[in-house]
RNA sequence: GGGCCCAUAGCUCAGCUGGGAGAGCGUACGGUUCGCAUCCGUAAGGUCGUCGGUUCGAUCCCGAUUGGGUCCA
Numbered sequence: 001g002g003g004c005c006c007a008u009a010g011c012u013c014a015g016c017u018g019g020g021a022g023a024g025c026g027u028a029c030g031g032u033u034c035g036c037a038u039c040c041g042u043a044a045g046g047u048c049g050u051c052g053g054u055u056c057g058a059u060c061c062c063g064a065u066u067g068g069g070u071c072c073a
Base pairs, nucleotide, nucleotide: 001072002071003070004069005068006067007066010025011024012023013022019056027043028042029041030040031039049065050064051063052062053061
């Protein structure tokens, strides 16, 4: 220098034929208990790495770019 893969909640990850952003764990609150744990319920938490384009509509398609991994040179 070139090819490929990854980037989504605090952590681990799902999601897609383009239309609702989600799960588990964690956190807060409530219930249960004499109390704690367990268990149950509710809630908060995200500019879907960044910029631009296509589209009525983009996490998803296209281009560029940043970071990480891997292979080739």
A computed fold for a 73-nucleotide RNA from Dysosmobacter sp., annotated as transfer RNA. The sequence was found in a public genome assembly. Lineage of the source: Bacteria > Clostridia > Eubacteriales > Oscillospiraceae > Dysosmobacter. Rfam family: tRNA. The family's RNA type in Rfam is transfer RNA.